A computed fold for a 72-nucleotide RNA from a Patescibacteria group bacterium, annotated as transfer RNA. The source organism's lineage runs through Bacteria and Bacteria candidate phyla. The coordinates come from a structure-prediction model, not an experiment, and the mean pLDDT is 83. It matches the Rfam family "tRNA". Rfam's curators write: Transfer RNA (tRNA) molecules are approximately 80 nucleotides in length. It is annotated as a transfer RNA.

RNA sequence: GCGCGCGUAGCUCAGCGGUAGAGCAUGUCUCUUAUAAAGACAGGGUCGUCCGUUCGAAUCGGACCGCGCGCA
Numbered sequence: 001g002c003g004c005g006c007g008u009a010g011c012u013c014a015g016c017g018g019u020a021g022a023g024c025a026u027g028u029c030u031c032u033u034a035u036a037a038a039g040a041c042a043g044g045g046u047c048g049u050c051c052g053u054u055c056g057a058a059u060c061g062g063a064c065c066g067c068g069c070g071c072a
Stems, first nucleotide, its partner, number of pairs: 001071007010024004018055001026042005048064005
């Protein structure tokens, strides 16, 4: 330099056109003499950045940034 893949909550990941979710973690409460475990509730995201397509984009297209793999 070229090709391919990935980028979504603090972490691991789902969601592949119709207003973003799970598990773990965090906080509060219940339970307990207390802790743990268990249960309930809550907070946490401009979906890597910008532009475009569309009535509507995390999802489709382009450019760029970052990471990984392969080729040279």